[in-house]
RNA sequence: GCUCUCGUAGUUCAACGGAUAGAAUGCAGGUUUGCGGUACCUGUGAUCGAGGUUCGAUUCCCCGCGAGAGCA
Numbered sequence: 001g002c003u004c005u006c007g008u009a010g011u012u013c014a015a016c017g018g019a020u021a022g023a024a025u026g027c028a029g030g031u032u033u034g035c036g037g038u039a040c041c042u043g044u045g046a047u048c049g050a051g052g053u054u055c056g057a058u059u060c061c062c063c064g065c066g067a068g069a070g071c072a
Stems, first nucleotide, its partner, number of pairs: 001071007010025004018055001026044006048064002051061002
C1' cells in the first nucleotide's frame, strides 16, 4: 500500500429495518445474618464521529477515526 472483519452499559455478550436497545456481571440501596459472605428485591448505566437511503436505522450505503486478521 491492497483486501477483509469488528466498534453497543464499568466488563463480557444479545438485538428480522419497527418492543421502553435486553441479559449476565459490576456498582449503590434494602431484606436476611451477631458481623461478613451467600441468597432475594429495587435502582444504576451504552449504540465511535459526520452524512445519506427509508414512513422508520444498532441494523443498509458512503466518508472519517480506532482495533484486529490476511496479502505484498
The RNA shown here (transfer RNA) has 72 nucleotides and comes from a Minisyncoccota bacterium.
Rfam family: tRNA. The family's RNA type in Rfam is transfer RNA. About the family: Transfer RNA (tRNA) molecules are approximately 80 nucleotides in length. Their secondary structure includes four short double-helical elements and three loops (D, anti-codon, and T loops). Further hydrogen bonds mediate the characteristic L-shaped molecular structure. tRNAs have two regions of fundamental functional importance: the anti-codon, which is responsible for specific mRNA codon recognition, and the 3' end, to which the tRNAs corresponding amino acid is attached (by aminoacyl-tRNA synthetases). tRNAs cope with the degeneracy of the genetic code in two manners: having more than one tRNA (with a specific anti-codon) for a particular amino acid; and 'wobble' base-pairing, i.e. permitting non-standard base-pairing at the 3rd anti-codon position.
Taxonomically the source falls in Minisyncoccota (Bacteria, Bacillati).